[in-house]
Context: one part of a larger RNA
RNA sequence: CGAAGGUUCUUUGAGGGGAGUUGCCAUUAGUACGAGAGGACCGUGGUGAACGAACCGCUGGUGUACCGGUUGUCCCGCCAGGGGCACCGCCGGGUAGCUAUGUUCGGAACGGAUAAGCGCUGAAAGCAUCUAAGUGCGAAGCCGGCCCCAAGACUAGAGAACCCUUCCGUAAGGACUAAAGCGCCGUCGUAGACCACGACGUCGAUAGGUCGCAGGUGUAAGAGCAGUAAUGCUUUAGCCGAGCGAUACUAAUAGCGCGUGAGA
Repeated sequence: CGAAGGUUCUUUGAGGGGAGUUGCCAUUAGUACGAGAGGACCGUGGUGAACGAACCGCUGGUGUACCGGUUGUCCCGCCAGGGGCACCGCCGGGUAGCUAUGUUCGGAACGGAUAAGCGCUGAAAGCAUCUAAGUGCGAAGCCGGCCCCAAGACUAGAGAACCCUUCCGUAAGGACUAAAGCGCCGUCGUAGACCACGACGUCGAUAGGUCGCAGGUGUAAGAGCAGUAAUGCUUUAGCCGAGCGAUACUAAUAGCGCGUGAGA
């Protein structure tokens, strides 16, 4: 911009894409078959491999914004307690998130039309013949079925709801008005390169702060007591990113723009 008013939401599915694999075990059944040795079709159940998707409760990984231990050195006047640097100095752990080696699920069933193949009826050709007319079965394959995208599908589809009814002029145009809805702007994240998408903007829990809880680390500092001392007790302490809640303390204030007047 189009789709014959504007707007919000929900959809149909033309068309396109994805998926499509397979082993073993048990059972049927030591049955059918076979002298025996051996040993099924058909059907049913189970368990795996590889592949794929989703997810993080479990098992782990990562986690340079969390906690602790510790070496050297410099600094905070000294002790104590801390800070900087040394690959995050090194080491031990680790929340959220992201993850696989972790967990769950998937391939299908089923229907339709067929291939090779197997048939029925059946002439040409008194017989025979699956074929010539007609007709039935029959594949991991084909078309559906399952998952995803999808009306720029210009054949531009469908449904629901919301909104606008002014005046002058012959006309060009002018005046008045500015709906529903949308955007700008701001606080953000389940989103993200930007954009977009989504949540929220005081009629408010959107983010930060604060408080509580979960969770991590592993028992802070100071002081007292015990011990010659190391150390121990007071201490499930102290500290604590992203998690779950609560709470307007801080910031989302104020405001601006687009979009019209009933639809060739």
Molecule: large-subunit ribosomal RNA, domain VI
Organism: bacterium